[in-house]
RNA sequence: CUAACACAUGCAAGUCGAUCGAACUUACCGCUUCGGUGGUGAGUGAGAGGCGCACGGGUGAGUAACACGUGGGAACAUACCUUGGAGUACGGAACAACUGAGGGAAACUUCAGCUAAUACCGUAUACGCCCUACGGGGGAAAGAUUUAUCGCUCCAAGAUUGGCCCGCGUUCGAUUAGCUAGUUGGUGAGGUAACGGCUCACCAAGGCGACGAUCGAUAGCUGGUUUGAGAGAAUGAUCAGCCACACUGGGACUGAGACACGGCCCAGACUCCUACGGGAGGCAGCAGUGGGGAAUAUUGGACAAUGGGCGCAAGCCUGAUCCAGCCAUGCCGCGUGAGUGAAGAAGGCCUUCGGGUUGUAAAGCUCUUUCAGAUGGGAAGAUGAUGACGGUACCAUCAGAAGAAGCCCCGGCUAACUUCGUGCCAGCAGCCGCGGUAAUACGAAGGGGGCUAGCGUUGUUCGGAAUUACUGGGCGUAAAGCGUGCGUAGGCGGCUUUGUCAGUCAGAGGUGAAAUCCCGGGGCUCAACCUCGGAAUUGCCUUUGAUACUGCGAAGCUUGAAUGCGAGAGAGGGUGGUGGAAUAUCCAGUGUAGAGGUGAAAUUCGUAGAUAUUGGAUGGAACACCAGUGGCGAAGGCGGCCACCUGGCUCGUUAUUGACGCUGAGGCACGAAAGCGUGGGGAGCAAACAGGAUUAGAUACCCUGGUAGUCCACGCCGUAAACGAUGGGUGCUAGCUGUCGGGCAGUAUACUGUUCGGUGGCGCAGCUAACGCAUUAAGCACCCCGCCUGGGGGAGUACGGCCGCAAGGUUAAAACUCAAAGGAAUUGACGGGGGCCCGCACAAGCGGUGGAGCAUGUGGUUUAAUUCGAAGCAACGCGCAGAACCUUACCAGCCCUUGACAUGGGGAUCGCGGCCUUCAGAGAUGGAGGCCUUCAGUUCGGCUGGAUCCCGCACAGGUGCUGCAUGGCUGUCGUCAGCUCGUGUCGUGAGAUGUUGGGUUAAGUCCCGCAACGAGCGCAACCCUCGUCCUUAGUUGCCAGCAUUCAGUUGGGCACUCUAGGGAAACUGCCGGUGACAAGCCGGAGGAAGGUGGGGAUGACGUCAAGUCCUCAUGGCCCUUACGGGCUGGGCUACACACGUGCUACAAUGGCGUCUACAGUGGGCAGCGACACGGCGACGUGAAGCAAAUCUCCAAAGGACGUCUCAGUUCGGAUUGUACUCUGCAACUCGAGUGCAUGAAGUCGGAAUCGCUAGUAAUCGCGGAUCAGCAUGCCGCGGUGAAUACGUUCCCGGGCCUUGUACACACCGCCCGUCACACCAUGGGAGUUGGUUCUACCCGAAGACGGUGCGCUAACCCGCAAGGGAGGCAGCCGGCCACGGUAG
Repeated sequence: CUAACACAUGCAAGUCGAUCGAACUUACCGCUUCGGUGGUGAGUGAGAGGCGCACGGGUGAGUAACACGUGGGAACAUACCUUGGAGUACGGAACAACUGAGGGAAACUUCAGCUAAUACCGUAUACGCCCUACGGGGGAAAGAUUUAUCGCUCCAAGAUUGGCCCGCGUUCGAUUAGCUAGUUGGUGAGGUAACGGCUCACCAAGGCGACGAUCGAUAGCUGGUUUGAGAGAAUGAUCAGCCACACUGGGACUGAGACACGGCCCAGACUCCUACGGGAGGCAGCAGUGGGGAAUAUUGGACAAUGGGCGCAAGCCUGAUCCAGCCAUGCCGCGUGAGUGAAGAAGGCCUUCGGGUUGUAAAGCUCUUUCAGAUGGGAAGAUGAUGACGGUACCAUCAGAAGAAGCCCCGGCUAACUUCGUGCCAGCAGCCGCGGUAAUACGAAGGGGGCUAGCGUUGUUCGGAAUUACUGGGCGUAAAGCGUGCGUAGGCGGCUUUGUCAGUCAGAGGUGAAAUCCCGGGGCUCAACCUCGGAAUUGCCUUUGAUACUGCGAAGCUUGAAUGCGAGAGAGGGUGGUGGAAUAUCCAGUGUAGAGGUGAAAUUCGUAGAUAUUGGAUGGAACACCAGUGGCGAAGGCGGCCACCUGGCUCGUUAUUGACGCUGAGGCACGAAAGCGUGGGGAGCAAACAGGAUUAGAUACCCUGGUAGUCCACGCCGUAAACGAUGGGUGCUAGCUGUCGGGCAGUAUACUGUUCGGUGGCGCAGCUAACGCAUUAAGCACCCCGCCUGGGGGAGUACGGCCGCAAGGUUAAAACUCAAAGGAAUUGACGGGGGCCCGCACAAGCGGUGGAGCAUGUGGUUUAAUUCGAAGCAACGCGCAGAACCUUACCAGCCCUUGACAUGGGGAUCGCGGCCUUCAGAGAUGGAGGCCUUCAGUUCGGCUGGAUCCCGCACAGGUGCUGCAUGGCUGUCGUCAGCUCGUGUCGUGAGAUGUUGGGUUAAGUCCCGCAACGAGCGCAACCCUCGUCCUUAGUUGCCAGCAUUCAGUUGGGCACUCUAGGGAAACUGCCGGUGACAAGCCGGAGGAAGGUGGGGAUGACGUCAAGUCCUCAUGGCCCUUACGGGCUGGGCUACACACGUGCUACAAUGGCGUCUACAGUGGGCAGCGACACGGCGACGUGAAGCAAAUCUCCAAAGGACGUCUCAGUUCGGAUUGUACUCUGCAACUCGAGUGCAUGAAGUCGGAAUCGCUAGUAAUCGCGGAUCAGCAUGCCGCGGUGAAUACGUUCCCGGGCCUUGUACACACCGCCCGUCACACCAUGGGAGUUGGUUCUACCCGAAGACGGUGCGCUAACCCGCAAGGGAGGCAGCCGGCCACGGUAG
C1' cells in the first nucleotide's frame, strides 16, 4: 500500500514608491482669520504599471505510448544571465484609482466626469535584422534619481532550458487473425517557433500483420531496491531524473514559456449561501476532519541556515526548507550493576527418600555510577550582523544499587525434560503428526534453550527449486513422439580458390547524470550515519584495424543427392476376367425316426418324410495346403490364378549433372474397424431383438433363431493399445549366430570366403531409477520438427472458434476437491496359477457322536445372589486332583475399626496358654466364676531377650480395575523342517547369494554341483523305559535236583523266574542288485531285535496386543468405621430352552443263574484290614497281621453247565414310593450306598461329523490323586485282541521352487457403480441487470478559425470644418466540437 472518497478552519506567492497619479496618518519647518493651508521627510492600504505566479510542493487516476531508458539527428524557440555591436530623438490620445449619479440580498456592476506613468499610439533614425519580382520595401526604444548607477530598444553570439524526428529495448492473452479512407504516398496550399496528413483540395491505391498487426486485460517509466554463487526472479516506498494529472469532460486567453494545482470560459455531478431574482467552491500543497481500512503522525517553531520570487538596497514573502512533536516502524549504540560470598539457607520442583536441582543464584560483605535525576557552566553550526533548534550537544560537581526485562520455544526437522491435570475430551499443529488413563507434542508448574528493548505470529518477495533447465531438464514403461507421408515459409548445410568485412575479435574516442553498491581515506567518543577520492556502471554510438570461422558475391570440384545404362526380388496399388473346395437354398432319387445341440438340457427341425446319402441347379462371400520372428508398402495395410495399366526398392556399372541436400510451423494428401448418405447385393457370420437354459437374479457367459451390418459403386467421417507405447536425417562405436534379395572370388554342384541392402536372436563397452537397450541404440555427437510441466482428480470435460448430414472430431480451461496419484524393482502374504512332496488329510477299513435316558460343562433365562475367568480350531468332564458348613471370591442380615496378619514408638503387666461351669445372643461377640500351668538369661535393677494388654501415629488389608503397562508360566501353528549370522561377492538401494539346482531322506538328512566359504538355533544323537544276553547280589523273591510240609511251610540251594546295579548288542557292519565309481534305495544272510527296533522326555526364529493382575510377583489407578475384617443363613446345585463332552442302552457275538481260572500298576497307621460271627444287603461287631517283594486292598471279560427265544422282552434301566446303611457338628435346600416295589424313553439314530495303521482300534476289569463323605471325570495299569491302506484325482493342513498381484492391520485384503437426501462449486436455462467499447443518426455550450459586420468606435491618414478612410468591437452566419439523446 485502502477511497484520484468528501472536506470545516488556518496557512502554502508575492514583491517593487529607484515606474505612476491620488488618498490617508505622522515628524519637522513655514503661513495662518481656521474643524485651515504650503513645503520637506517617513509610513499605510487600495489602484495603474513591471517582474514573478509555467519554479518550488503533491499524487500516480490515465497511459503498452517515442510515455520512459539508451544512443543518434535537423527544420526550431529560449524571459531573467554573459559577451560583442548599434541606439535611447520628437510628439500624441486614453483608462483605472478618485468624484458624482444609479442597480443588486449578495457576488458584483452600469453611466457621466477628472488624471499620471517604465501603460498605449504615431513619426524620425537603422551598422547589423526581415521581405523581395533584386527595382525596392518594412521594422525600435523609457525613463528614474542623483552624479554614481539601475533601466529601455534592435542585432549577433554564448550559456541554459524546452519543442520535434529516428534506431534499439520495454507485461500477459491467438478461446483476439486479419486491421486501416486522412488510411499510405504524391502535388499544391494553409498552419506552426519548427519538420510533418498537422489541416485542406486534387491524384494514385496504397500501408500494417504469424519476427504477432488489430483487439482485450494489466501497468506510470528509469537510476535503483530485495534476493541470488551467478544467470536470473520479484519490485519501482524514501532519495534522484523524466512523464502524466489537479472535482469530471471540453476549450482557449495571457505570456519567453501554460492549454496553467491555490488563473479564465462552458457543460456535468456534488456541496454551501440566498431576500428565490441569483451567486460561491474545488487540500492528489502543510497541518487538520469525516469516511474507508488490519493500518500510518502536530490544526507546532523559525526563516538562524540552504534555496527560490521581487527589489539598487534595506527588506518583504516562502507549510520549499531547517527544526521540534508523535510512533520500538527500521538501523545503530548503551543501560538495567561489579567483585566476593556454601550453612550449598529458606521456599519451589523432582526423588530410587539416600538425595538432586533452582544455585554463587539470593541474603550478607566490599565497591562502581554509564543512563535516568539534581546543581553549575555551556558550544560549533555565522565569511560583517542575524540561532528557530536550545539552556540543546558537551563539560564539571552531587546522591544512591539506587528508577529501569521481556518475549518465544523445549516430539523430529531444531538448541533445550521432568512432574501433575486431562483422557480422540479440552486442545495443539509450518510438514510429519500428537490426544482413546502412565502425553518430553494439549493445559499448568519446576527446570532448560534461544533472542533481547525487544520477541513471537500473520502477510508479501527472492532463495533453497536443475520444480520453465540461457548458464542448467526431459519424452520405451513415471507427464510427454503428431496415425503416416508430401511439401511452403523458416532453421541448418560437402570440398577448393578468391573478393568483401555484415556477424566475430582487438585498439582508441564519446556517452553511460548524481546518489546507491564495492575499495581506500576522513568526520560525529564508537556505530548507524555523513563526507572525499577511486573503481565499477557488464550498455549504446563513432572510428581504426584483423580475416581463421559464419554470412554475402564470383569461379571451380565430386565424395552428398539425382540421372542414364544393365540386371533382380516381391500378398505394393488399380481394372477386367477366370478356377476349384466348402457352407446355404431349391429340384429329383434312395431311405426311416429321429435329428440337432450341451457340462447336462431345452427352445428348434422332422411321419406334410427331417438327419444321412446320391445326382442336378442357383447364389454370394472367402481363397485350405504352399506359409516361414518369409516378402512388399510411408503408415493404415496387402495372400487362388491370368492379362493389362502403374508406384517404389535392391544389386552391378561409374557414363552424365554439379550441392541440386536434411528437416519442416501453417498447408495438402492418405488413413483399420465401426458409423452416415444414395443405389445395388445378401451365401455364411452376426450388434439390436426373440426364445431356451444357467442362476438368488442373469437385461451376460452356453444353445436355437435373427435384422442392420459385413460385400460392390460413389460420397462423407478422420478416429484406435493407429504400439517398437521408441519422430526424421547424417556420421562414429567389440562381436557371434539364423534368415530374405543381389553381386564377386575360390572350388566344381555342394559348399567356403567376401561384399551391399533388408529382417530376427544373443551379447561387450556405454547408457538407464530399475526393467532393459545395445551397428535396426534407449550408446557417442550434430541438424530440424512435435510434445511435457511438473502432483492426482475435475477433464480431453465446459464455454468459444473451426470441421461434419449426423454421430461426433479438433483446439482447450476454471471453480471445487484430495494428500497423494504414478514408475521400476524387493521381501512377504494370497490365487477357484503351475511343478514337486508330506500328514489317519482323503481313500480302504473298524468303532463312535448327532436320535433316547441320565451325568457333567456352557449359553440363555431367572434370581437378593445364581461369584469370577475361559470364546473357532487352540472356550464348553476347562481353572475345579472332588461347592452340605468350611472352601467362597457372590447375596441378605448382625458385628469390628491400628484392624484376622507385619514392623516401629510410649505405658502397664510378667506372662501367655489350656480346661471346665454359667448367663445373653442365630453366631461372631460380650459378661461372670472355677481349675491346671508359672519362659530364658541375669551384674537381681522389669535390667535384657521374649510374651500379652492398652494408647496414638506411621501403616496394614483389598479374589477391587487395567493380561492393551508387565514379569513368570501356558496354549497354538508344530516335533512342522525350518529360522538366522559372520566374512566374501553381486546390486545405487530395499535386498540377493549362501538356504537355489541334480539326486536322496522322517528331516536344511546326506552326496554332487555352484561366488561362495564357514558357523549358530532347530533335525538326529547323547537321557529314561520296554524287548535279548552276560555278570554281580540272593531277602520278604525263586525251587531244577535232595530232604520236608496242607502250603517254598521248613532245611538246603541261587541253576531258573524275578528284583536292581553294571555291561554286551544294531553300525546299512556283511553279500547281491541298482544308482553317477556318490549319498542312498531294493533284496538276502546272520540275529532277541534291521535300516530313526517300540514308547517317552525334549518344542528353533517367530505368529495370534492368544490366555492368566482370581496361583504367584509387579507399575499405575481406586477404597480406607470400607471395595478391609468376623459371623449366621442363603447362593454357586435355579429351569421353557439351545450346544459341547461323556456314561448306560436299545440286546442272542446277548441277559440271567450255578460252578471255575489267570494279571499288572499302585495304596495303606486318625490307615489297609485277613479271618470269624450277625444282617437278604449296604454294613455292623470282634479281631490276627502289616509303616509293607513278608500283611492287606485284589479282578473282570474268559471257560463249563443250565435257562430265556426276538418280545419294548428274564432287553433297558430312568423315574418314583418305602425301609435302611455309612460319613460328618449338621445330609431340608444339597451326599453316596443298600433292600423291596415301580419299570419311562429307547428296536442302532436326518443333514452333518469324530477317533484309530498293531499289541493299535475295539472290548474287559483294576489302581491312584483329590478326599470326613461324594466320579460316568482325570491320571495310570494290565487281560482278550482285530480289519484295511489300490493309491494321491479330490477335501483339510503343511513344506520347497516358480508365476501374477492395484494386497502389506497382507483375500476375513482391496475395491466399483446405481439410488435416497442435502445444495458447497461449476455448466446449461425462460430471462433479468450493471460496466466497457464500437457503428449510424440527432442535438450543438464555451471556444478558436473563416465569412459578414447596415450597429458602435479616442490615437493613424485625408479634410478648414462637417465628414470620410484604414483598423477594431459587438452582433449574425458557417464548418469543427464536449456533454446529452435514439437505435444497433

A computed fold for a 1384-nucleotide RNA from a Rhodospirillaceae bacterium, annotated as small-subunit ribosomal RNA. RNAcentral holds the sequence, with entries from ENA and SILVA. Lineage of the source: Bacteria > Pseudomonadati > Pseudomonadota > Rhodospirillales > Rhodospirillaceae. It matches the Rfam family "Bacterial small subunit ribosomal RNA". The prediction has a mean pLDDT of 85.